This is a predicted structure of a 73-nucleotide RNA (transfer RNA) from an Actinomycetota bacterium. RNAcentral records the identical sequence in 2 taxa. Its Rfam family is "tRNA". Gene Ontology term of the family: triplet codon-amino acid adaptor activity. NCBI's taxonomy places the organism under Bacteria, Bacillati, Actinomycetota.
């Protein structure tokens, strides 16, 4: 420098135009126990990497930047 993937909760992801943004693990409470794990039940936590454009409407389509991994010179 050139292709090509991926970036969503503290992690691992799901979600590919519209219903409230979810799930598992962790996190806090509470139930149970002498106590701890475990189990259950409830909560808390997200400017969807960052601008702009398309649409009545973007997490989702399209430019660009940005970071990260892999090709290829």
């Nucleotide at each position: 420098g050139g292709g090509c993937g991926c970036g969503u909760a503290g992690c691992u992801c799901a979600g590919u135009g519209g219903c409230c943004a979810g799930a598992g693990c962790a996190c806090c409470a509470c139930u149970c126990u002498u106590a701890c794990a475990a189990a259950g039940u409830g909560g808390g936590g997200g400017u969807c990497g960052g601008a702009g454009g398309u649409u009545c409407g973007a997490u989702c389509c399209c430019u660009c930047c940005c970071g990260c991994g892999c090709c290829c010179a």